The RNA shown here (FMN riboswitch aptamer (RFN element)) has 150 nucleotides. The prediction has a mean pLDDT of 76. It was read from a public genome assembly, where an Rfam model found it.
RNA sequence: AUAAUUCUUCGGGGUAGUGUGAAAAUCACAACCGACGGUGAUUGAACAAUUGUUCAUAAGUCCGUGAGCCUUUUGGGGUUGAUUUGGUGCAAAUCCAAAACCGACGGUAAGCAUAGAAAAUAUGCAAAGUCCGGAUGGGAGAAGAAACAG
Numbered sequence: 001a002u003a004a005u006u007c008u009u010c011g012g013g014g015u016a017g018u019g020u021g022a023a024a025a026u027c028a029c030a031a032c033c034g035a036c037g038g039u040g041a042u043u044g045a046a047c048a049a050u051u052g053u054u055c056a057u058a059a060g061u062c063c064g065u066g067a068g069c070c071u072u073u074u075g076g077g078g079u080u081g082a083u084u085u086g087g088u089g090c091a092a093a094u095c096c097a098a099a100a101c102c103g104a105c106g107g108u109a110a111g112c113a114u115a116g117a118a119a120a121u122a123u124g125c126a127a128a129g130u131c132c133g134g135a136u137g138g139g140a141g142a143a144g145a146a147a148c149a150g
Stems, first nucleotide, its partner, number of pairs: 005146006017029003031130002033103002035065004043056006060101002068079004083099005105133003111125005
């Protein structure tokens, strides 16, 4: 230094303001948020010397992972969202500018359908990325430590 093992710690953010209303961070206008690894032409530093090397840093929408749901022989398997245009350039889905778009399950004022002449009522479906709950949980992974072996 590397691989495997064990242990410890860490490991997700966000409705300001306005309107309606008896009641809405769920409706309407508007506001706000972006887990982990990779890639990456950004930026900074150091070193070598014109172009490289190393370190730190850079994507919600690219390639994968995780949480949720279904399933399981408990190893795992399946399923689960979203980006364009312009600019620079040899090269950009990553840089710069602009405009978009996305966000599990259960709960809770939307709303809809059917029955009913209608009102009432009944039945069915059903509205939150941000609130409450499962969750003092789980977790991709990050950092550190231990002893043994080659």